[in-house]
Context: one part of a larger RNA
Molecule: small-subunit ribosomal RNA, 3' major domain
Organism: metagenome
RNA sequence: UGACGGGGGCCUGCACAAGCGGUGGAGUAUGUGGCUUAAUUCGAUUCAACGCGAAGAACCUUACCUGGCCUUGACAUGCAUUUAGUAGAACCAUGAAAGUGGGACGAUCCCGCAAGGGAAGGAUGCACAGGUGCUGCAUGGCUGUCGUCAGCUCGUGUCGUGAGAUGUUGGGUUAAGUCCCGCAACGAGCGCAACCCUUGUGUCCUGUUGCCACUCCUUCGAGAGAAGGAAGCACUCUGGACAGACUGCCUCGCUUAAACGAGGAGGAAGGUGGGGAUGACGUCAAGUCAGUAUGGCCCUUACGGCCAGGGCUGCACACGUACUACAAUGCGCGGCACAAAGGGAAGCGAGACCGUCAGGUGGAGCAAAUCCCAUAAAACCGCGCCCAGUUCAGAUUGUCGUCUGCAACUCGACGACAUGAAGCCGGAAUCGCUAGUAAUGGCGCAUCAGCUACGGCGCCGUGAAUACGUUCCCAGGCCUUGUACA
Numbered sequence: 001u002g003a004c005g006g007g008g009g010c011c012u013g014c015a016c017a018a019g020c021g022g023u024g025g026a027g028u029a030u031g032u033g034g035c036u037u038a039a040u041u042c043g044a045u046u047c048a049a050c051g052c053g054a055a056g057a058a059c060c061u062u063a064c065c066u067g068g069c070c071u072u073g074a075c076a077u078g079c080a081u082u083u084a085g086u087a088g089a090a091c092c093a094u095g096a097a098a099g100u101g102g103g104a105c106g107a108u109c110c111c112g113c114a115a116g117g118g119a120a121g122g123a124u125g126c127a128c129a130g131g132u133g134c135u136g137c138a139u140g141g142c143u144g145u146c147g148u149c150a151g152c153u154c155g156u157g158u159c160g161u162g163a164g165a166u167g168u169u170g171g172g173u174u175a176a177g178u179c180c181c182g183c184a185a186c187g188a189g190c191g192c193a194a195c196c197c198u199u200g201u202g203u204c205c206u207g208u209u210g211c212c213a214c215u216c217c218u219u220c221g222a223g224a225g226a227a228g229g230a231a232g233c234a235c236u237c238u239g240g241a242c243a244g245a246c247u248g249c250c251u252c253g254c255u256u257a258a259a260c261g262a263g264g265a266g267g268a269a270g271g272u273g274g275g276g277a278u279g280a281c282g283u284c285a286a287g288u289c290a291g292u293a294u295g296g297c298c299c300u301u302a303c304g305g306c307c308a309g310g311g312c313u314g315c316a317c318a319c320g321u322a323c324u325a326c327a328a329u330g331c332g333c334g335g336c337a338c339a340a341a342g343g344g345a346a347g348c349g350a351g352a353c354c355g356u357c358a359g360g361u362g363g364a365g366c367a368a369a370u371c372c373c374a375u376a377a378a379a380c381c382g383c384g385c386c387c388a389g390u391u392c393a394g395a396u397u398g399u400c401g402u403c404u405g406c407a408a409c410u411c412g413a414c415g416a417c418a419u420g421a422a423g424c425c426g427g428a429a430u431c432g433c434u435a436g437u438a439a440u441g442g443c444g445c446a447u448c449a450g451c452u453a454c455g456g457c458g459c460c461g462u463g464a465a466u467a468c469g470u471u472c473c474c475a476g477g478c479c480u481u482g483u484a485c486a
Stems, first nucleotide, its partner, number of pairs: 001486002003483003007480007015470002019433005026324008034315002042053002064310007073128001077127007088105001091102004108119004130299002133297003139293001141288003144284001146282001151190006157166003170181003196276004201243005207237001210233002215230006246270001249264005326426001330385006342373003347366002352361003392423001397418007439462007
């Protein structure tokens, strides 16, 4: 100087407390351990591994296993020799395919008058290719974490023999090393904040594919009104510019002050308005050689390559993360209202018709503010159920189907009918959340032929409760103290 302390002081954080909802019990989904296996490929392992790499394992993927094959190789560059019935090739045989053997037919480009030479392609040989083989403790790059915590340093000066200190400590204050005051320090850098995106208000511009207030026309209607058209850009909206918030104004408090704090006015918004992007010096020899790159080591008729089938989906068990429930604030049936954000051409696919349904037939329109996916659902209204393992719950199983795909046996999703398991709110323990949040309801997208999505990433609807406080648990910051630790 640090680090550590079941030392002290001050402070912060959904850290505790106060609340709301869960997990731990059940069934299922998914990941992991273990076991099993010919193989169940590999990696990730406290927080910071375990719905993680994987934003799509039937084949492919695929790295694993078994078996069948290839050996200059599936791919690159170079050298040498050779090559016209050459390269290619319908087809044939064998075979699970890959491969192997044969094969009618049958080429190209450049120079040159031609002879011929060269190229492409093939064969042979040699250099080499190839390796998801090892080492993340040889590395680059990227990432996680402490932590969006407020810290980490430097120049000059000063102090100290020196390590080093000072500055950065102190008094206030802040979300903040934020700012003010003081001070042997004076300045500066990386961080903080701001600049960026989005959302909330207004003004102007814009006016189709968006909008429909006023006016006119047509149709329907008894009327209220509805539909279509014209006209229009007022309104909504699209997306561009600008304005707006700065403790600017007022009062009070603080040490006479400043910074600041509390309250108020005005305002759509008030003290960082909400959200995002943004992650200092460093820590963990943290993670990744399997994304790619890369040193070294290793394999080279195999640890490389091709193919078929299997496996990654196995199941006495254990754990994590989720979904669905155990019901009446509910379930079923009928009626009926209101979104946002997205996607669409080998695509989205309307109306119509067929089917109880999954879906099928068909094909209008749409490269989309135009058309389609596409009825949002919870909510609300009415009826039934009457507390029961039930009109709760839906696992499991049987049968019949639909769709994708070369192919659903291992091993897809969905539908109909039947079946109707556990489960009556969950021990010790433990998690999330402070506001448009939690909880709850649906919708979309990526990946993708299809899908094991209940996952991930977004969107909108409905919409709470509680915070006295900092004694305690956890993590962190500053000052100080002890130390036989570095």